[in-house]
The RNA shown here (small-subunit ribosomal RNA) has 1489 nucleotides and comes from an uncultured bacterium. The coordinates come from a structure-prediction model, not an experiment, and the mean pLDDT is 85. The RNAcentral record of the sequence draws on ENA and SILVA.

C1' cells in the first nucleotide's frame, strides 16, 4: 500500500464486497500452568433468606448481673442475709453525633443538565483550624419505671402514679455580632461596597470529670465544601414555521441562606424565532475509549467528576445540609400476615432467587491493610475496602521436552508400478526437570508495638512422566492430489461451485494459517478521496433552478489616515486525577504497577506588532451609472389596412363522371358533381425577399401603414464618484395542450363514424368528423423549456466567413487596405477531457455567488404540507429487492441502412421434380423383433461397392462359464491333434466306442531326461456392435475454390485496437499497378502435378498396313516395311512475347496478326485463419463409467422385406421428333482363372450341353445403342403405356414359404404432361444414347462411380429473390437477429399505500372530585406544664373548621404515533404458463419529452 466484481474486451463513472484493528460480547469444536485485569449490556420487570449505619454509660435516670461495703427482719446459735452506700459489667430508654457520605442504577434529562472560561457589590456552611470574648440567676415537665392481671388476632396503644439530664423554658449580662439613624474616608461599570466614628434597639450559654482532659455559648478569620447567575460549546427532524398569558416589562406585597415571575395584586404590551423559535424523535454529560497518517469518525462497560434517580406519583417534616435509596404522612399498582376489624413490605447496596434473554460469578473470608461513622480512650459498626471463588471473557507469560538417530521401517495416501509423499517424524539412545503433582518452610505485604482473610517467596522428592488443537488450501488469498456424489447432496464474503473425470460440495492423504486457543456472527472505525476541512463532482456517467427582477447573506476597484475586532508574537491564570508519549524505577520478563516530565493544539486576562480581513474618517476614477449625438433590427402592446390560396353562397358554361390508394372502397354526381367563368360573403395564415442573417432573460417573433413603448451597439469623454457582482425566500414572466365565461370557426383535426389492410387492427392508409386551433379576459407553469453547458470578472496563439456602427488611408466617391469596438458561426496551438470533444462564445487558467448531485429499482410514488376550479403541479420518503445499473470508445455480428462487386443468385433458355404406375431411403405405426446411427442447407438410393442362412448387432427358443479370441502361473499326465462308428438333439452341445494309418520341440550315453506346442482342472484374466462423439485422437461434411486470415518491427491511441489490409486504378484473385507512416513477412490465390487438345523425337509388340511380295469368299491371313494411325517415354508449344488503341510514362483492358490451342486453353487433384460442442465410440484408436453362469460366447428359427398413411431421391410412361418390323454404321473405357468362355448343336426364350482360345493391345466377356434405310401404325387409354395377377420354366444356392433375379404365354391398372410449389445446367455443356466396372454364389441395381456416341438454345444484363467479398453507417446485439426485449392477464411468495371501523400508546387543553401537606383566615362552646398574674384570667400552643394551591381519578373535544382491517391500489422477486410485438437496425408508421 490494496485487491476482487458491469464488457467479446478496453478506458472511465459507479455502487456492493474482502484482506486490518477492536469489543462488558454471544455461538461452534478444544482445552495444561500462572499473573493482571474483567463478567446482568435484555425487565429502572418481580424478590425468599442472611447481612449492608451505627455509636457514646466520660450527657441522664433506671434495670440487671458481680465483687465490696454494710449488717436489719427473723433466730439460742450457728446462720440469715434485706436496705443503704462503693467499685466493676451489660444497656431498653431520654439525650448527642452520624444516618445528606459512602456503596448502586442512568429510568427521566436536548437543558432546570453537562464542559470550558468568568461572576456573587446576591449567599449557606456541622464537625476541623487561628484569634476574642463569656457560660450568671432559676423553672417546669417528660420517656424510661410501677399500676390497671385496661383495649387489641398482631402491629400497636389509652388512663393513673411518680423519676432525670449536655432534653426543654423563663430572666439576668455581652460587642468587633444584626437592625435602625447620623457623619467622615476610599473603592467600584452601575445597583453599590469597604473601613471608621456617635447614638439608640435587639439576641448566649451545659455539663461531665480518675483533675490531665473532653465538651458549651456569643463572634471575627481560614480551610475544605456547597447555592445562584452569566457567556461560549453540547444528536437528528422544517414532511414541526410560526410560539407566547406569568407570557416580557414595571410598582407595591410576600417568600428564600440568597438574586429573581419564584409567588401574589395591579399596570402597561411586550418576549423569543430561518444564526431554526415552538413542536417531535432519540439520548445521562464530561475525562476519556476504539479505529485512522491524519482532520475525523464511531462510543461513553470497567476508573474518576457532575447530573438525575430510589416500587409509581405528590408533599412536607427534621437538621448546618434532604424535599431525604435501607426517615415520615398521603394517593396508586404489587405481595405478605390477619380473628377480616385491621396490619406490614420496597435488593436501581453484597451475596443469592426464580423470570426474561444469544449471554454475565460465591447466599465465601476479613476488618490484618486504606478509608469512614461514633467514642477521651479501649474499641465498636463497616457486603466500602482487602482478600479467596466461578468463567479462555481480555491482555501478558510459560509449558507440552532437548540431543543423536535410515537414501528412509510399519501403517496410510499418491502413482506413469519404475517410484513418490507422510519423514528424523516414529521406533531406539542418551539427556533435562519448567509447570502441574508429594512433603516441609514461609525474610516480606506490618507500621514503635500488638495484629495476616490471603499472598509472593524458599528448600526436598519422584519422573518424560499428566498437558494440541482449530481454521482454511477455486480467485481475491499461504496451501492439491485421490475418492464418493452427479443441478442431487450441499457450499456461498464477492466474483461465483455442483447437470459422471469438481484442487470450489463430503470424506482422506498432503499441505497452509495460528496456536491454549481457533473459527463463526454481531458491532465501531478502516480501507471509502463513496458527503470530498484536510480532499470529489455537475455537455454526454447521478448533478444548472425554463428565464429574469430583486431583499436577507456572501464577497468587492486605486490613495492616505485613525482605532486595533479578526489575525500574529509573547506574557497570565486555568485546562483535576487516572488515560496517551518520553525517561527512570517495582514486581525473574511481560501485562501490571510506582515516580518524574512532557503533552493537554483550549478558554481567560495583559502587552506588543499593524502587512492582510473587518471597521471608521478623508480622497481618487479606471469597475458602475448618468449625459449628448448618430444607428440596425420578425423585441412588445394597440389600431388601421391588403393579395394570393381556401371554403361557401348565386348565376353563366358544360355533360358523367369525379375523387381517392400499393391496389381499392366507403365518399361526392343526372335534384348536374368533378372542371371552367363572374360576383358576393368568411375565417384563418402571410410565399418570393428568406440567409450559415436579425432582435429578445428566457418563452418567443415574419404582410403593409401609423401610434405608444422596452433594450442594445458605436462615437464623444462633459457629470455623480464604488453608487458593484452573486442572489436563500420572495415578485413577474414562461411553448403546447388543458380549464372558466363570452365570442368566432374558412383550413386542419385528439374523440367518434364508416371504408380498407390484417391471423386480428380499437393502428399506419382513404372518406366525413366534434372539442380545439382563432379574439377578449382569467386560471394552469409543466417540456429533450437544449448549448442537455447558472451569472459575472480577468487572463491564455491564429485563421477564415458574416450581421451593425463609426476612425484612418486614398483629392472625393464606390471599392480596397490598416487598425480596434460588438454580435453569430467554422476551423484550429497551448491546455483540459474517460474519450467523444472543447478550445478568446471553453468545457483552458483564477477569483466571487447561487442551484444541483452521492449506485441501479421501488420512485418523482405514498403519506403530509402548500398552489389550483379541475386536470394535476411543487415539496418528497421508507420496506423491499438487484451486483450491477451507467457513460464513452472497440472488434465483430446483425439491419425489411448506405455504396461498391462477385456467383446458374435473377433474368433469358434448355430439360426436369411436385400428378401416375413400380423402384428406393425416411417419418409415422405395428410388432415378441421390426438392431443402430445419420436431422435444414450439409439427414432421408445416406453409413450399405449386394440383409434367403451367414451377414447380424435385434426377437423366441435352447446351450455354454478361464469362455470363440490372446498373455500368464500352478498342478496333472502322454493323456493330445486328426480319422471312423455311435445315442439324444432343429443344430449348437453333451455322451459313447473305436482305429493306432498320419502329425509333435530340445537333449541324449537311445536307457531315458526336459517339458516347448496341445489337452484337462484351478487362479489371473479374455469378451461387451454396452454408454459417454457434450471425455478424446484420427478421418469427413459445411460455408468455400469463397478471398481471404494473419506476423514482426515501426508508428497512432491512456487502452481495447488502428496502421499495413484503408484510398484510386485493375483482375477470376489482398492479381498486379499507383499513392502512402509505414516497410516487409508467412498461410491461402496462382504456379509447381495428373489428365486432356498440336508438333517433334526415341521405341516398333500383342498394335498399324502406304509402298513391295505371297495367300484367301473374305479378314495384315502371311514374307516384309518402320512411312502413317496408334501406342508410351521423353521434349517443344502460350510468355499480353507482337501490332494498334485505351491507360498515369503503370498495371492491366480492347481488338488483331500469327497458331492447334490466347489471355487460368478445357478437366483434376490441391481446401487458409477459423465456424458449426456439425457427424462418427457401429471402420479404427483411445480415458472414464458399466457389465462378468452375462449386456460375453454358440445355434435352430424368426425380424431388420411388417403398411391406412406422409415426404426425399430415381426409374418408365402418358406417345408420331413416337411405337413396331426387317437391314444396316460407327465408340470409349474396363473385366476376366472356383473367372471370362468363342465356334458349334438343343429350347421361342431364359438357358442347356459342350470347352477352342486366354493370366490376355493377341482370346473371351461383345450385339454398342440413339444414327441411317425400308415397311406397318393414323391421334385411339390406342400396334401408346406397362403395373398387377394366373400359368409355365430357367438360373443360383445347403436351402428360394416368409424373402431371388431372369425367361415365355397370357392378364394389360394408373397415367392424355401434372396445384402451390420447386430442382439442374452458360458448351462437347444441357439433353438424349448406349457400353463397362465394383460388391457379388445368386441378386431385388432403375442406385452408384466410370466411359465414349449424337449433341443444342439463351444470356453479355444486376431492378428484384438466395448466398458471397470490400468499404461507410445505425445498434439497448456479443449464446452475436433463430439476437435483445415491452405490457396486460393468470400462478405462487414478500414488504408495503388507502380504507367503513376495531383497538393500544404519548404530551397537552377545559371542566369536575378533591387525599397528604405547607400557606392564609376563623376558632378560647375541646386540651394545656414552663411566661404576666394572688386568683380569675391573659398570651401562647396544641386541635378543630374554612379558603387558595393540590397529586391520583373521573368527563368531554380534540391532537400525534402504533397496532389490526372486509376490500382495494400499484410494486419486488420467482429455469422453461397465455396474449400480442411497443423499444434497439429506417425495428419494419423514426425515436423522445
Nucleotide at each position: 500500500a490494496g485487491a476482487g466484481u458491469u464488457u467479446g474486451a478496453u478506458c472511465c463513472u459507479g455502487g456492493c464486497u474482502c484482506a486490518g484493528a477492536a469489543c462488558g460480547a454471544a455461538c461452534g469444536c478444544u482445552g495444561g500452568c500462572g499473573g493482571c485485569g474483567u463478567g446482568g449490556c435484555u425487565a429502572a420487570g418481580g424478590c425468599a433468606u442472611g447481612c449492608a449505619a451505627g455509636u457514646c454509660g466520660a450527657a441522664c435516670g433506671g434495670a440487671c448481673c458481680a465483687c465490696g461495703u454494710g449488717g436489719a427482719a427473723g433466730g439460742u446459735a450457728a446462720c440469715g442475709g434485706a436496705a443503704g452506700c462503693g467499685u466493676g459489667g451489660u444497656u431498653a430508654g431520654u439525650g448527642g453525633c452520624g444516618c445528606a457520605c459512602g456503596g448502586g442504577u442512568g429510568a427521566g434529562u436536548a437543558a432546570u443538565g453537562c464542559a470550558u472560561g468568568g461572576a456573587c457589590a446576591a449567599c449557606g456552611u456541622a464537625c476541623c483550624c487561628c484569634g476574642g470574648a463569656c457560660a450568671c440567676a432559676g423553672g417546669g415537665a417528660u420517656a424510661g419505671c410501677g399500676g390497671c392481671u385496661g383495649c387489641g388476632a398482631a402491629a400497636g396503644u389509652g388512663c393513673c402514679g411518680g423519676u432525670a439530664a449536655u432534653a426543654c423554658c423563663u430572666g439576668a449580662u455581652a460587642a468587633u455580632u444584626u437592625c435602625g439613624c447620623g457623619g467622615a474616608a476610599u473603592c467600584g461599570c452601575a445597583u453599590g461596597g469597604u473601613u471608621u466614628c456617635g447614638c439608640g434597639a435587639a439576641c448566649a450559654a451545659a455539663g461531665c470529670u480518675c483533675c490531665g482532659a473532653c465538651g458549651g455559648u456569643c463572634u471575627g478569620g481560614g480551610a475544605g465544601u456547597g447555592g445562584u447567575c452569566c457567556a461560549u460549546g453540547u444528536c437528528c427532524u422544517a414532511u414541526c414555521a410560526g410560539c407566547u398569558a406569568g407570557u416580557u416589562g414595571g410598582u407595591g406585597g410576600g417568600g428564600u441562606a440568597a438574586c429573581g415571575g419564584c409567588c401574589u395584586a395591579c399596570c402597561a404590551a411586550g418576549g423569543c424565532a430561518u444564526c431554526g423559535a415552538c413542536g417531535g424523535g432519540u439520548a445521562g454529560u464530561g475525562g476519556g475509549c476504539g479505529u485512522g497518517a491524519g482532520a475525523g469518525c464511531g462510543c461513553g462497560a470497567c476508573c474518576c467528576a457532575c447530573c438525575a434517580c430510589a416500587u409509581c406519583g405528590g408533599g412536607a417534616c427534621u437538621g448546618a445540609g434532604a424535599c431525604a435509596c435501607g426517615g415520615c404522612c398521603c394517593g396508586g399498582a404489587c405481595a405478605c400476615c390477619u380473628a377480616c376489624g385491621g396490619g406490614u413490605g420496597g435488593c436501581u447496596g453484597c451475596a443469592g432467587c426464580a423470570a426474561c434473554g444469544a449471554a454475565u460469578c460465591u447466599u465465601c473470608c476479613g476488618c490484618a491493610a486504606u478509608g469512614g461513622g461514633c467514642g477521651c480512650a479501649a474499641g465498636c459498626c463497616u457486603g466500602a475496602c482487602g482478600g479467596a471463588g466461578c468463567g479462555a471473557c481480555g491482555c501478558c507469560g510459560c509449558g507440552u521436552g532437548u540431543u543423536g538417530g535410515a537414501a528412509g521401517a510399519a501403517g496410510u495416501c499418491c502413482u506413469u508400478c519404475g517410484g513418490g509423499a507422510u519423514g528424523u517424524a516414529a521406533a531406539c539412545a542418551a539427556c533435562u526437570g519448567u509447570c502441574a503433582g508429594g512433603g516441609g518452610u514461609g525474610a516480606g505485604g506490618a507500621a514503635a508495638a500488638c495484629u495476616g482473610a490471603c499472598c509472593a517467596g524458599c528448600c526436598c522428592c519422584a519422573g518424560a512422566g499428566g498437558a494440541a488443537g482449530c481454521a482454511c488450501c477455486g480467485g481475491c488469498u499461504a496451501a492439491c492430489u485421490c475418492c464418493g456424489u452427479g443441478c442431487c447432496a450441499g457450499c456461498a464474503g464477492c466474483c461465483g461451485c455442483g447437470g459422471u473425470a469438481a484442487u470450489a460440495c463430503g470424506g482422506a492423504g498432503g499441505g497452509u494459517g495460528c496456536g491454549a486457543g481457533c473459527g463463526u456472527u454481531g458491532u465501531u472505525c478502516g480501507g471509502a478521496a463513496u458527503c470530498a476541512c484536510u480532499g470529489g463532482g455537475c455537455u454526454u456517467a447521478a448533478a444548472g433552478c425554463g428565464c429574469g427582477u430583486g431583499u436577507a447573506g456572501g464577497c468587492g476597484g486605486g490613495a492616505c489616515g485613525g482605532a486595533a475586532g479578526g489575525u500574529g508574537u509573547c506574557u497570565u491564570g486555568u485546562g483535576a486525577a487516572a488515560u496517551c508519549c518520553c525517561u527512570c524505577g517495582g514486581c525473574u520478563c511481560a501485562a501490571c504497577c510506582g515516580a518524574g516530565g512532557a503533552a493537554u493544539u483550549g478558554c481567560u486576562a495583559g502587552g506588543c506588532a499593524a502587512a492582510c480581513c473587518g471597521u471608521c474618517g478623508u480622497u481618487c476614477u479606471u469597475g458602475a451609472g448618468g449625459c449628448a449625438g448618430g444607428u440596425a433590427g420578425a423585441g412588445g402592446c394597440a389600431a388601421c389596412u391588403g393579395g394570393a390560396a381556401c371554403c361557401a353562397u348565386g348565376g353563366g358554361u358544360g355533360g358523367a363522371g369525379c375523387g381517392g390508394u400499393g391496389a381499392a372502397a366507403u365518399g361526392c354526381g343526372u335534384a348536374g358533381a368533378u372542371a371552367u367563368c363572374c360576383a358576393u360573403g368568411g375565417g384563418a395564415a402571410c410565399g418570393c425577399c428568406u440567409g450559415u442573417g436579425g432582435c429578445g432573460a428566457a418563452a418567443g417573433c415574419g404582410g403593409g401603414u401609423u401610434g405608444c413603448u422596452g433594450g442594445g451597439c458605436c462615437u464623444g469623454u462633459c457629470c455623480u464618484g464604488a453608487c458593484g457582482c452573486u442572489g436563500a425566500g420572495a415578485c413577474g414572466c414562461g411553448a403546447a395542450a388543458g380549464c372558466g365565461u363570452a365570442g368566432g370557426u374558412a383550413g386542419c383535426a385528439a374523440a367518434c363514424g364508416g371504408g380498407a389492410u390484417u391471423a386480428g387492427a380499437u393502428a399506419c392508409c382513404c372518406c366525413g368528423g366534434u372539442a380545439g386551433u382563432c379574439u377578449a379576459c382569467g386560471c394552469c407553469g409543466u417540456a429533450a423549456a437544449c448549448g442537455a453547458u447558472g451569472c459575472g470578472c480577468a487572463c491564455u496563439a491564429g485563421g477564415c466567413a458574416u450581421g451593425a456602427g463609426g476612425a484612418c488611408g486614398u483629392c472625393u466617391g464606390a471599392c480596397c487596405g490598416u487598425a480596434a469596438u460588438u454580435g453569430u458561426g467554422c476551423c484550429g496551438a497551448a491546455a483540459g477531457a474517460a474519450a467523444a470533444c472543447c478550445g478568446u462564445u471553453a468545457a483552458g487558467u483564477g477569483c466571487g455567488c447561487c442551484g444541483c448531485c452521492u449506485g441501479g429499482g421501488g420512485a418523482g410514488u405514498a403519506c403530509g404540507g402548500c398552489c389550483g376550479c379541475a386536470a394535476g403541479g411543487c415539496u418528497a420518503a421508507a420496506a423491499c429487492u438487484c451486483a450491477a445499473a451507467g457513460g464513452a470508445a472497440u472488434u465483430g455480428a446483425c439491419g425489411g441502412g448506405g455504396g461498391c462487386u462477385c456467383a446458374c443468385a435473377c433474368a433469358a433458355g434448355c430439360g426436369g421434380u411436385g400428378g401416375a404406375g413400380c423402384a428406393u431411403g425416411u417419418g409415422g405405426a405395428u410388432u415378441a423383433a421390426u438392431u443402430c446411427g445419420a436431422a435444414g442447407c450439409a439427414a432421408c438410393g445416406c453409413g450399405a461397392a449386394g440383409a434367403a442362412c451367414c451377414u447380424u448387432a435385434c426377437c423366441u427358443g435352447g446351450g455354454u462359464u478361464u469362455g470363440a479370441c490372446a498373455u500368464u502361473c500352478a498342478c496333472g499326465g502322454a493323456u493330445g491333434c486328426c480319422c471312423u462308428c455311435u445315442u439324444g438333439g432343429a443344430a449348437a452341445c453333451a455322451g459313447g466306442a473305436g482305429u493306432a494309418a498320419g502329425c509333435u520341440g530340445c537333449c541324449u550315453u537311445c536307457g531315458g531326461g526336459u517339458g516347448a506346442a496341445a489337452c484337462g482342472u484351478g487362479g489371473a484374466c479374455a469378451g461387451g456392435u454396452g454408454u459417454u462423439g457434450c471425455a478424446u485422437g484420427g478421418c469427413u461434411g459445411u460455408c468455400g475454390u469463397c478471398a481471404g486470415c494473419u506476423c514482426g518491427u515501426g508508428c497512432u491511441g491512456u487502452g481495447a485496437a488502428g496502421u499495413g489490409u484503408c484510398g484510386g486504378g485493375u483482375u477470376a484473385a489482398g492479381u498486379c499497378c499507383c499513392u502512402u507512416a509505414a516497410c516487409g513477412a508467412g498461410c491461402g490465390a496462382a504456379a509447381c502435378c495428373c489428365u486432356u487438345g498440336u508438333c517433334g523425337c526415341u521405341a516398333g509388340u500383342u498394335g498399324c498396313c502406304a509402298u513391295c511380295g505371297g495367300g484367301u469368299c473374305a479378314u495384315g491371313c502371311c514374307g516384309g516395311g518402320a512411312a502413317c494411325u496408334c501406342u508410351a517415354g521423353c521434349g517443344a508449344g502460350a510468355c499480353u512475347g507482337c501490332c494498334g488503341g485505351c491507360g498515369u510514362c503503370a498495371a492491366g483492358c480492347c481488338g488483331g496478326a500469327g497458331g492447334a490451342a490466347g489471355g487460368u486453353g478445357g478437366g483434376g487433384a490441391c481446401g487458409a485463419c477459423g465456424u458449426c460442442a456439425a457427424g462418427u465410440c457401429a471402420u479404427c484408436a483411445u480415458g472414464g463409467c458399466c457389465u462378468u453362469u452375462a449386456u460375453g460366447u454358440c445355434c435352430a428359427g424368426g425380424g431388420u422385406g411388417u403398411c391406412a398413411c406422409a415426404c426425399g431421391u430415381g426409374c418408365u410412361a402418358c406417345a408420331a421428333u413416337g411405337g413396331c418390323g426387317c437391314g444396316u454404321a460407327c465408340a470409349g473405357a474396363g473385366c476376366g482363372a472356383a473367372g471370362c468362355g468363342a465356334g458349334a448343336c438343343c429350347g421361342c426364350g431364359a438357358g442347356g450341353u459342350g470347352g477352342a482360345g486366354c493370366a490376355a493391345a493377341u482370346c473371351g466377356c461383345a450385339g454398342a445403342a440413339a444414327g441411317c434405310g425400308c415397311g406397318c401404325c393414323c391421334c385411339a387409354g390406342u400396334u401408346c403405356g406397362g403395373a398387377u395377377u394366373g400359368g409355365a420354366g430357367u438360373c443360383u444356392g445347403c436351402a428360394a414359404u416368409u424373402c431371388g433375379a431372369c425367361u415365355c404365354c397370357a392378364u394389360g391398372a394408373a397415367g392424355u404432361u401434372g396445384g402451390a410449389a420447386u430442382c439442374g445446367c452458360u458448351a462437347g455443356u444441357a439433353a438424349u444414347c448406349g457400353c463397362g466396372g465394383a460388391u457379388c454364389a445368386g441378386c431385388c441395381a432403375c442406385g452408384c462411380c466410370g466411359c465414349g456416341g449424337u449433341g443444342a438454345a439463351u444470356g453479355u444484363g444486376u431492378u428484384c429473390c438466395u448466398g458471397a467479398g470490400c468499404c461507410u453507417u445505425g445498434u439497448a446485439c456479443a449464446c452475436a437477429c433463430c439476437g435483445c426485449c415491452c405490457g396486460u392477464c393468470a400462478a405462487g411468495u414478500c414488504a408495503u399505500g388507502g380504507a367503513a371501523g376495531c383497538u393500544g400508546g404519548g404530551a397537552g387543553c377545559a371542566c369536575c372530585c378533591g387525599a397528604a401537606g405547607u400557606c392564609c383566615g376563623c376558632u378560647u362552646a375541646g386540651c394545656c406544664a414552663a411566661c404576666c398574674g394572688c386568683a380569675a384570667g391573659g398570651g401562647g400552643g396544641c386541635g378543630g373548621c374554612g379558603g387558595c394551591c393540590g397529586a391520583c381519578g373521573g368527563u368531554g373535544a380534540g391532537u400525534u404515533c402504533g397496532g389490526u382491517g372486509a376490500c382495494u391500489g400499484g410494486g419486488a422477486c420467482u429455469a422453461a404458463g397465455u396474449c400480442g410485438u411497443a423499444a434497439c437496425a429506417a425495428g419494419g408508421u423514426a425515436a423522445c419529452c